[in-house]
RNA sequence: GAAGUCGGCUAGACAGCCGCUGCGCACGUCACCAAGCGUGUGUAGAGGAAAGUCCGGGCUCCAAAGAGCAGGAUGCCGGUUAACGGCCGGGCGCCGUGAGGCGACGGAAAGUGCCACAGAAAAUACACCGCCGAAGCCCUCCCGGGCUGGCAAGGGUGAAAUGGUGCGGUAAGAGCGCACCGCGUUCGUGGCAACACGAACGGCAGGGUAAACCCCAUCCGGAGCAAGACCGCGUAGGGGGCGAUAGCGUGGCUCGCGCUGCCCUCGGGUAGGUCGCUGGAGCGUGCGGGUAACCGUACGCCAAGAGGAAUGGCUGUCCGCGACAGAACCCGGCUUACCGGCCGGCUUCCCCC
Repeated sequence: GAAGUCGGCUAGACAGCCGCUGCGCACGUCACCAAGCGUGUGUAGAGGAAAGUCCGGGCUCCAAAGAGCAGGAUGCCGGUUAACGGCCGGGCGCCGUGAGGCGACGGAAAGUGCCACAGAAAAUACACCGCCGAAGCCCUCCCGGGCUGGCAAGGGUGAAAUGGUGCGGUAAGAGCGCACCGCGUUCGUGGCAACACGAACGGCAGGGUAAACCCCAUCCGGAGCAAGACCGCGUAGGGGGCGAUAGCGUGGCUCGCGCUGCCCUCGGGUAGGUCGCUGGAGCGUGCGGGUAACCGUACGCCAAGAGGAAUGGCUGUCCGCGACAGAACCCGGCUUACCGGCCGGCUUCCCCC
C1' cells in the first nucleotide's frame, strides 16, 4: 500500500422568526381559596432500531397460583442474569491460507412409522452380472462339462448397500487370522464439566431418518395498561327458559377455590374525571473484581408522557446535500430495515529500509 475480518461511535451543523405538547413561575378571570380557562415567561421534548410483536421478566386482575391431564418450549458443558430460546467463555463438528464465521449439537440394541427413482436387495435382509468347482451326485477312458452347492472379492444401482486399507489365508472368498485406522466396553491421566489423551480387552455387537411420532431431562397457570383502582353520574322494570347432581368466575379439560342466581329477549339509563404514567433490574464517569458476559462501589445526572394523540413550518450561512424510519405501561434480548462518515484490534499478500 492492497484485499479482508471483527468490534465500537455517529445519523446534517449553526443562527433568527412563527407555532405544538408537558412541567415550573407570574399575571388576569370568577366575591375569596382551589380547580379550570386565558396571556406572558422559563425549561424539556423520539430511535438505534421508537419497527416486527418473536422470546424473557416486572406490574395488574383472576386464589395467596394449588393438584392432575392435555398442550407448548428448550436440548454439548460451565458461567452470567430478575428471567430467557439472550449473552459470555469453553468443547465438538463443518467452512476459510488466515483473522474469523456457522451449527435444535440428548436418545435410532424402548416401541411405531417412513426411505421417491434406480437396484438382486432400502432391513424378520438379499444375489443381476460375476467368482469357485473344495464336498456330494450325474455324464465322460481322460481332459473336461453339468446339477445340488459355496461366496460376496470385483462390476453395476443408488443420497445411502451391513466398518476401511494392507498382508496372510482359501477351491473361491469372508474379521476367517493379523497390523494400523475407525467403533464399543473397562480402566488410568488432565479438566468443575462437555471432552481430550493413553492403555487393556472385544472381531464389530446389526443402514439412514427424532425441525417423523415417540422416549428422557428441564421449564411453563390464564389474561393483559381497553390490565386494573378510585371518585362522580344514572338505573325501572316486563316476558320467556334453566336451576342446587345447578349456574357464574378463574378464557384447554378435570379437580380445587371464590361467588349465588344464571341465560335469552323487549324496554329504560350512564358513557365525565383522576390515578396507573414514568425515578427505573435507570443513565454517565472513575475505581475495584472477573479472560469475558457481568458484578460491586464512589461521585454526578433526571432525559417525552399524550389521550384525536405534541416534536412542525419559513428564512439565512456552511458541508460530503443527509438513509431506514415516529414513543403510547416499563425493562432485558432477538430479528428485520438503513445514504453515508469516523475510529480501533487482527489476518493474508506485495513493496521499501
Molecule: Bacterial RNase P class A
Organism: Betaproteobacteria bacterium